[in-house]
RNA sequence: GCUGAAAUAGUUCAAGGGUAGAAUUCGAGCUUCCCAUGCUCGAGGUCGGGGUUCGAGUCCCCGUUUCAGCA
Numbered sequence: 001g002c003u004g005a006a007a008u009a010g011u012u013c014a015a016g017g018g019u020a021g022a023a024u025u026c027g028a029g030c031u032u033c034c035c036a037u038g039c040u041c042g043a044g045g046u047c048g049g050g051g052u053u054c055g056a057g058u059c060c061c062c063g064u065u066u067c068a069g070c071a
Stems, first nucleotide, its partner, number of pairs: 001070007010024004018054001025043006047063005
């Protein structure tokens, strides 16, 4: 330099163009003599910028970062 893949919650991962979910974490409460465990509720996110569409995490383009392959 070329090609491909990936980027979603603090972390690990889901999500056929139609309300972004789970586990864990964090906070509160319940339970317990206390702690731990358990239960309930809540908080927290789509890499950046454009485009297509009634509607984009999803499709298209450019960029950034990471990984892999080729040279």

A computed fold for a 71-nucleotide RNA from Ramalina farinacea, annotated as transfer RNA.
The source organism's lineage runs through Eukaryota, Opisthokonta, Pezizomycotina, Ramalinaceae and Ramalina.
The RNAcentral record of the sequence draws on ENA and Rfam.
Rfam family: tRNA. Rfam classes the family as a transfer RNA.